């Protein structure tokens, strides 16, 4: 000096927020891509300036490894400012009535408003009407037999003469049906008149006056608004979307420089 092996050591990411007296870590984001595993842990875990423990794999290995002003920049956070939506709280004005003006429709000398009378409605009265009960007259009709009369034939009694009961038929007539009519009473009405009272101005209709009326918009002025609800602004505030400023902090790259090691 070569070559093998071996060990020390060293890698197996990095930043911001939150947390904390602090540091790490589990969290939440973001950066990067060689960028390991498990177990502990947001009422947390662990630890103290050499600042997670504790177990385990891998690779590299004296090769190199750490470390850091600067630079650089994606992103995080912060704070002000406008700005989107959105909840929450105050407070304003209309949504309601009168009443002025403007305007639009529409309606009016075939008569607007306004005044009156009536009437349609309510409760009473009184006469009616129609239906339908009762009752009482009339015209039919109505009883195989249990209903009346008359009773052919038949049948009984009888020597006859004569007598009994008695179907059919015919006459007639209960109860019941119906036709017409009539008093009184009763009942029931989508019924009419008359008249009293009472009601309303919503129709109508007569009269009397004779030009206005109605509806909707928009403005005004007054008056209401106890409570709620809708609608439209305004004010605070929280949380959000988004721009812009400005602070801080910073990963990837980069990097003057250091610092350890270079064993066996």
């Nucleotide at each position: 000096g070569a070559g093998a092996g071996c060990u020390a050591g060293g890698c197996u990411g990095g930043c911001g927020c939150g947390c904390u007296a602090g540091u790490c870590c589990u969290g939440c984001g973001u950066u990067g891509u060689u960028a390991c595993c498990g177990u502990g842990a947001a009422c947390g875990g662990a630890c103290u300036u050499c600042a997670c423990a504790c177990g385990g794999a891998g690779c590299c290995g004296a090769a190199g490894c750490c470390c850091a002003a600067g630079g650089a920049a994606g992103g995080g956070u912060c704070c002000a400012u406008c700005u989107u939506g959105u909840u929450u709280c105050a407070g304003u004005g209309g949504u309601c009535c009168u009443u002025a003006u403007a305007g639009u429709u529409u309606u009016g000398c075939u008569g607007a408003c306004a005044g009156u009378u009536u009437g349609u409605c309510c409760u009473g009265u009184g006469g009616g009407a129609u239906g339908g009960a009762c009752u009482u007259g009339u015209c039919g009709g109505g009883a195989a037999u249990c209903a009346g009369g008359u009773c052919a034939g038949a049948u009984c009694c009888g020597g006859a003469a004569g007598g009994a009961a008695g179907c059919a038929g015919c006459c007639u007539u209960c109860a019941c049906c119906u036709u017409c009519a009539a008093u009184c009473u009763c009942c029931a009405u989508g019924u009419u008149c008359a008249g009293a009272g009472g009601g309303u101005c919503a129709c109508a209709a007569g009269c009397u006056c004779g030009a206005g009326a109605a509806a909707c918009u928009a403005u005004g002025a007054g008056g209401g608004u106890u409570a709620a609800a809708c609608c439209a602004g305004u004010g605070a505030a929280g949380c959000u979307u988004g721009g812009c400023g400005g602070g801080u902090u910073c990963a990837a790259c980069u990097g003057c420089g250091g610092g350890c090691g270079u064993g066996c």